[in-house]
Context: one part of a larger RNA
RNA sequence: CGCAGGAAAUUUGAGAGGAGCUGUCCUUAGUACGAGAGGACCGGGAUGGACGUACCGCUGGUGCAUCAGUUGUUCCGCCAGGAGCAUGGCUGAGUAGCUACGUACGGACGGGAUAAGCGCUGAAAGCAUCUAAGCGUGAAGCCCCCCUCAAGAUGAGAUUUCCCAGUAUGUAAGACCCCUUGAAGACGACGAGGUAGAUAGGUUGGAGGUGGAAGCACGGCAACGUGUGGAGCUGACCAAUACUAAUCGGUCGAGGG
Numbered sequence: 001c002g003c004a005g006g007a008a009a010u011u012u013g014a015g016a017g018g019a020g021c022u023g024u025c026c027u028u029a030g031u032a033c034g035a036g037a038g039g040a041c042c043g044g045g046a047u048g049g050a051c052g053u054a055c056c057g058c059u060g061g062u063g064c065a066u067c068a069g070u071u072g073u074u075c076c077g078c079c080a081g082g083a084g085c086a087u088g089g090c091u092g093a094g095u096a097g098c099u100a101c102g103u104a105c106g107g108a109c110g111g112g113a114u115a116a117g118c119g120c121u122g123a124a125a126g127c128a129u130c131u132a133a134g135c136g137u138g139a140a141g142c143c144c145c146c147c148u149c150a151a152g153a154u155g156a157g158a159u160u161u162c163c164c165a166g167u168a169u170g171u172a173a174g175a176c177c178c179c180u181u182g183a184a185g186a187c188g189a190c191g192a193g194g195u196a197g198a199u200a201g202g203u204u205g206g207a208g209g210u211g212g213a214a215g216c217a218c219g220g221c222a223a224c225g226u227g228u229g230g231a232g233c234u235g236a237c238c239a240a241u242a243c244u245a246a247u248c249g250g251u252c253g254a255g256g257g
Stems, first nucleotide, its partner, number of pairs: 001152001005163007015149004021049007033038001051106005059100004066093005071086006110144003117137004174252004178194005199245003202241005208234003215228005
């Protein structure tokens, strides 16, 4: 821009893409078959491999603004307690998120038309013949069934709801700019919100993490230990709460051949 008014939702599915794999074991059954050795079809069940999709409850990884320990050095006048720098200084753990080595699930079942093949009926050709007319059966293959996208499918579909009217300006329903932002994201876009408000931050409470803060007291010559006290601190997690910021505003947007 189009889809012959303007919008907001919900959809149909022409079409396109994805997927499509397979082992072993048990049973049927040591049966059929076979002199024996050996050893099934068909059917039923179990469990794997590789591959794929999703997720983070479990097991792990990472986790550079979490916690603790610790070395050197500079500084905060000194002690104590801290801060900076040294690969996050090093080391031990680790929330959220992201993840696999983790977990769950998938290939199925079924239908249709067929290939080779196997048949029925059956003439040409009094017989025979699956074929000439006709009718079956038959594959991991084909078309559906399963998953995803999908009406620019210009063949532009459908349904529901909302908004109205001479013309122009300005508006309606609605949308955008702007702002607070997100398990959304390169930017656009998409989602949640903008005071009639829990959108983000803060605060409070909690979860989880770390692992026993500082100060003081006590014990010890001291290093240090113990008590106060599962303490103190704590990014992303879960809630509550208008304390802060989403203020005020602006723009677009409806009747035709």
This is a predicted structure of a 257-nucleotide part of an RNA (large-subunit ribosomal RNA, domain VI) from Paenibacillus helianthi. RNAcentral holds the full RNA, with entries from ENA and SILVA. Its Rfam family is "Bacterial large subunit ribosomal RNA".